[in-house]
RNA sequence: GCCGCCAUCGUCUAGUGGCUAGGACGUUAGAUUCUCAUUCUAGCAACAGGGGUUCGAUUCCCCUUGGCGGUA
Numbered sequence: 001g002c003c004g005c006c007a008u009c010g011u012c013u014a015g016u017g018g019c020u021a022g023g024a025c026g027u028u029a030g031a032u033u034c035u036c037a038u039u040c041u042a043g044c045a046a047c048a049g050g051g052g053u054u055c056g057a058u059u060c061c062c063c064u065u066g067g068c069g070g071u072a
Base pairs, nucleotide, nucleotide: 001071002070003069004068005067006066007065010025011024012023013022018055027043028042029041030040031039048064049063050062051061052060
């Protein structure tokens, strides 16, 4: 250089066109407990950037950025 894959809460991840973007861990508050831990309840927190297609895009297409792999 060329080819392919990936990018979603702090972390890991689900989501194949109409979801309030879900779950686990974490975190915050409360309950329980003499205290801590455990357990329970509630909350906070995310679609890499730009453009296109579409009535509607996290999802499909293109470019860019970053990461990983293959090839010489």
A computed fold for a 72-nucleotide RNA from a bacterium, annotated as transfer RNA. It was read from a public genome assembly. Rfam family: tRNA. Rfam classes the family as a transfer RNA.